[in-house]
RNA sequence: AGGGGAAUGGUGUAGUGGUAGCGCGACGCUCUCCAAAAGCGUAGGCCAGGGUUCGAUUCCUUGUUCCCCUGCCA
Numbered sequence: 001a002g003g004g005g006a007a008u009g010g011u012g013u014a015g016u017g018g019u020a021g022c023g024c025g026a027c028g029c030u031c032u033c034c035a036a037a038a039g040c041g042u043a044g045g046c047c048a049g050g051g052u053u054c055g056a057u058u059c060c061u062u063g064u065u066c067c068c069c070u071g072c073c074a
Stems, first nucleotide, its partner, number of pairs: 001070007010024004018054001026042005047063005
């Protein structure tokens, strides 16, 4: 330099053009003499800009970051 892939709560991960879910973690409650475990609940997220659309996290485009492959120099 060229090609491909990825970006979603604190963390890991799913998903879809029409209210974004799950596990772990955090917090609260129940239970307990206390705690743990268990059960219930709460908060917390679509990388950024632009476009298409009635509506974009999803489609298109540009950028940023990360990963893989190829090439060049050393």

Background
This is a predicted structure of a 74-nucleotide RNA (transfer RNA) from an Anaerolineae bacterium. It matches the Rfam family "tRNA". Rfam classes the family as a transfer RNA. Gene Ontology term of the family: triplet codon-amino acid adaptor activity. Rfam's curators write: Transfer RNA (tRNA) molecules are approximately 80 nucleotides in length. The sequence was found in a public genome assembly. The source organism's lineage runs through Bacteria, Bacillati, Chloroflexota and Anaerolineae. Its mean pLDDT, the model's own confidence on a scale to 100, is 82.